[in-house]
RNA sequence: GAAGAAGCGCGGGCAAUCGCGUCGGGCCAACGCGUCCGCCGAGGAAAGUCCGGGCUCCGCAGGGCAGGAUGCUGGAUAACGUCCAGUCGGGGUGACCCGAAGGAAAGUGCCACAGAAAACAAACCGCCUGCCGGACCCCGUUCGGCCGGUAAGGGUGAAACGGUGAGGUAAGAGCUCACCAGCAGUCCGGGUGACCGGGCUGGCUAGGUAAACCCCAUCCGGAGCAAGAUCAAAUAGGGGGACGAUACGAGGGCUGCCCGCCCCAGUUCCCGGGUAGAUCGCUUGAGGUGCGGGGCAACCCGUACCCCAGAAGAAUGAUUGCCGCCCCUUUCGGGGGGAUACAGAACCCGGCUUAUAGCCUUCUUCGCCG
Numbered sequence: 001g002a003a004g005a006a007g008c009g010c011g012g013g014c015a016a017u018c019g020c021g022u023c024g025g026g027c028c029a030a031c032g033c034g035u036c037c038g039c040c041g042a043g044g045a046a047a048g049u050c051c052g053g054g055c056u057c058c059g060c061a062g063g064g065c066a067g068g069a070u071g072c073u074g075g076a077u078a079a080c081g082u083c084c085a086g087u088c089g090g091g092g093u094g095a096c097c098c099g100a101a102g103g104a105a106a107g108u109g110c111c112a113c114a115g116a117a118a119a120c121a122a123a124c125c126g127c128c129u130g131c132c133g134g135a136c137c138c139c140g141u142u143c144g145g146c147c148g149g150u151a152a153g154g155g156u157g158a159a160a161c162g163g164u165g166a167g168g169u170a171a172g173a174g175c176u177c178a179c180c181a182g183c184a185g186u187c188c189g190g191g192u193g194a195c196c197g198g199g200c201u202g203g204c205u206a207g208g209u210a211a212a213c214c215c216c217a218u219c220c221g222g223a224g225c226a227a228g229a230u231c232a233a234a235u236a237g238g239g240g241g242a243c244g245a246u247a248c249g250a251g252g253g254c255u256g257c258c259c260g261c262c263c264c265a266g267u268u269c270c271c272g273g274g275u276a277g278a279u280c281g282c283u284u285g286a287g288g289u290g291c292g293g294g295g296c297a298a299c300c301c302g303u304a305c306c307c308c309a310g311a312a313g314a315a316u317g318a319u320u321g322c323c324g325c326c327c328c329u330u331u332c333g334g335g336g337g338g339a340u341a342c343a344g345a346a347c348c349c350g351g352c353u354u355a356u357a358g359c360c361u362u363c364u365u366c367g368c369c370g
Base pairs, nucleotide, nucleotide: 001366002365003364004363005362006361007360009359010358012323013322014321015320016319017318018317020041021040023038024037025036026035027034028032043342047353048352050351051350052349053348054347055224056223057222058221067220068219069218070217071216072086073085074084075083076082087101088099089098090097091096102215103214107213108212109209110208111207124154125153126150127149128148130146131145132144133143134142135141136140162180163179164178165177166176167175181205183202184201185200186199187198188197189196190195228280229279230278231277238271239270240269241268242267243266249264251263252262253261254260287306288305289304290303291302292301293300294299325338326337327336328335329334
């Protein structure tokens, strides 16, 4: 000088004055959107509402189907798609970064363009045996055509059915062999494990794609604080009592019919019901800070102290001064000037993601100079 990583790092501090909100207390000819005093009063993301949990109500014997989510291993946790530690693969000189990282040898589908051929391959050029015809006097060579052989060479492509060498052959080819790569099986050693290191055997080779269907494994009941609970003006329907009426008896029930019995219209009270409204849920919690201990770490355990918004027409602001920060200047006393991003609680937590002016701390790498 250029980079990388981590941060439960900051996002101004203090004071005064004015103002706002909840709560606690006081005051009153006026109990009010009153007034006075006091305490407390936004964030690192309060955001997006993308995951996970608490809490609440509903549902539920158990299991399955459907649907959804996740997908290397071990751990952390209330739980997670999060975090930590590792493995493997890829990138970087490096610190380090990135990865939806199970299965393509269960089945199905798809593989643009180019190319002859794109998946139990394929013959465009090339190479080669044979046959036919031409040229050269003949052997033979060469040119053209035809039937075949050939995946070694060329060309196309993101991808062309292992690589190198030797043998072999008309030319070739795992056709055969050696070595290498890779695969399958098996054994040994290390590791909790993913996996790593090595030996033997085998057949010679197996394309890609699962954020395509699918298969396998694991997990998942639904709705959400407008959840929900309590009190309770009013209304409908319901139950009970009292009074009234006792009539034409309509109608209804016991029974299909007859008899008989019961219910049934009005007034009033109570129960009950639950709307408006009020209260609770509501902030003491997987809580914070310090110290000690365990663990590589995420995190856990113990202990002491602290209480830190709780509104609902929804408060959390402004001004001034001093200090701090940045810039210029300096006679090192000072002087002058400047700046605040993203945003903003609404039941509560753990994450992720996104936005963010200006900075800070620690560690590490590479290059250059001494």